This is a predicted structure of a 501-nucleotide part of an RNA (small-subunit ribosomal RNA, 5' domain) from Actinoallomurus purpureus.
The organism belongs to Actinoallomurus, within Bacteria.

Context: one part of a larger RNA
RNA sequence: GGACGAACGCUGGCGGCGUGCUUAACACAUGCAAGUCGAGCGGAAAGGCCCUUCGGGGUACUCGAGCGGCGAACGGGUGAGUAACACGUGAGUAACCUGCCCCUAGCUCUGGGAUAAGCCCGGGAAACUGGGUCUAAUACCGGAUAUGACACGUUCCUGCAUGGUGACGUGUGGAAAGUUUUUCGGCUAGGGAUGGACUCGCGGCCUAUCAGCUUGUUGGUGGGGUGAUGGCCUACCAAGGCGACGACGGGUAGCCGGCCUGAGAGGGCGACCGGCCACACUGGGACUGAGACACGGCCCAGACUCCUACGGGAGGCAGCAGUGGGGAAUAUUGCGCAAUGGGCGAAAGCCUGACGCAGCGACGCCGCGUGGGGGAUGAAGGCCUUCGGGUUGUAAACCUCUUUCACCACCGACGAAGCGAAAGUGACGGUAGGUGGGGAAGAAGCGCCGGCUAACUACGUGCCAGCAGCCGCGGUAAUACGUAGGGCGCAAGCGUUGUCC
Repeated sequence: GGACGAACGCUGGCGGCGUGCUUAACACAUGCAAGUCGAGCGGAAAGGCCCUUCGGGGUACUCGAGCGGCGAACGGGUGAGUAACACGUGAGUAACCUGCCCCUAGCUCUGGGAUAAGCCCGGGAAACUGGGUCUAAUACCGGAUAUGACACGUUCCUGCAUGGUGACGUGUGGAAAGUUUUUCGGCUAGGGAUGGACUCGCGGCCUAUCAGCUUGUUGGUGGGGUGAUGGCCUACCAAGGCGACGACGGGUAGCCGGCCUGAGAGGGCGACCGGCCACACUGGGACUGAGACACGGCCCAGACUCCUACGGGAGGCAGCAGUGGGGAAUAUUGCGCAAUGGGCGAAAGCCUGACGCAGCGACGCCGCGUGGGGGAUGAAGGCCUUCGGGUUGUAAACCUCUUUCACCACCGACGAAGCGAAAGUGACGGUAGGUGGGGAAGAAGCGCCGGCUAACUACGUGCCAGCAGCCGCGGUAAUACGUAGGGCGCAAGCGUUGUCC
C1' cells in the first nucleotide's frame, strides 16, 4: 500500500447492486417450511342445490376421513466428524444398478379370497387401541400364454487374464389393470438418456520431543453375502503385509472451482455463488422403496424438556422468521406464488419460508448531492502582532442564475410471447419512470500538523496532567501534553483495533 462476512469511537443527505451468528453442531415458546390425485376405489362427515310429513331423503356442484398411486431420497440448512479414494484430476468395470423421460418390438387372457372406511360392542385421563360384522379397487393372490432369466448339452465367432456375444435343444420356475369416445395407463424384452455404485494412477497440512506397526492382520481354498468385485463376513491352510520415499501414533482441518495479495514465483484463505462429501438431540439398528440406513419416517438405548387421572404418553429449528444464552459482533415472528423452478394431476388447479420481492444495518462497492456566477470599503467578529499591520477571505453579506436529489400534486409501467372458453389475471407497487410546482431552499464530518510524513502560531500546564506506531516529548518561553486560531489530508465518511499478503 492492498484486502475483509469485520468490530469499536466520532459523524451521517439520497440511490443502485451486493452482503449480514466467523462465538455455543448451546437450549428452544409460537406460526409456517410436502403434498397431491374423485379421470384408481368403496363412499358422503361438512358446505351448496332440490324435495320434505322437519324425523329425514336425493344429487355429486363438490368433498372430511379411509383404501390405493406418485412424491416425500429433490429442494432448503450446517461444517460437528473426516488426513480418507473424502476431494480434485485422469482412467477402468469382460464386476454393476437406474423410478419418472425418449426410441423400438410384442402383449394386456381367465379366475379367487380378503381388508380399511362404514355399522355394532368395548378398553384408556390421554396418546391410542381390541373384538364382531359388511364392502370396493389400478390393493392382494392363483391359473393360462410368453421372445427373455437360470441350469445342462451341442456348436460358431472373438477378446484384455478371469472371460464375452450369438445359434439350437431339454428342463425349471416367472407378466399384466383398468377406464373407454379419443386420451391416459399396465406388463415383458432390447436400446438411449439421466442419476448412482465400485476399483485404480497421480496430487494437496504440521509433528521423529511419535520408530517401529499389524492377527481378519497379508495371501490362498471352500462357503456366505451384495446390484456388483473384494477378508466384506465365516471355516480351514500358509506366515505373511506396512515402514526414514516417514508406517504407526499425536495435533489440526470438510475438499475443490475459486478469493486476497504479489511484476512474477510464491504466500494466505475456502464467507457469499457453483460442484462434491459428511451430518440432522447423542449412540446404534434395520424397514419401505428404483433410490435412504432417511433433517420435518420407524425401532432400541441415553441425556434433556413437556403432559399425566401416576397406569402411561409426547418432542427434536445445523428449514424460514423469532426467543433465551454465549459474544466485540451479525437482520423481519413481513408480502406473494405474478415470474423461474419443483411435487402431484389429463387439465383446471392445489402445495411450495425453494424462489421472487419488501423491511432493518454506511457492513462493502459504485454513483449523486449538500449549489453555480458575480461580489473589496478586503465589513463585523475571531486569532496573531514588531501596534504599522497580517490572517480567516471572495469566504460572508449583497446582486443574479439554476433546481440534480429530497418534498408536494397529477399521470403511471416493462416484467405476461404466460394461464384461461371468456371475463380476467403482478407480490414488488401507486414502486421505477414521466409531467408540473415552490424555494438555495432540507443535507459535513473525521483524523492529523516534532522527524519518518503534507500541514504553525498563541495561551494554559510545569517529569504534573498527559502523548506515543518507532525515535521519543513534558522538570517555566513545549510547532510533540490541553485549548484556540490557522493549516494539511480524506470525505458521507474518517480514524482505531484485529487478521492476511
Model confidence (mean pLDDT): 85 of 100.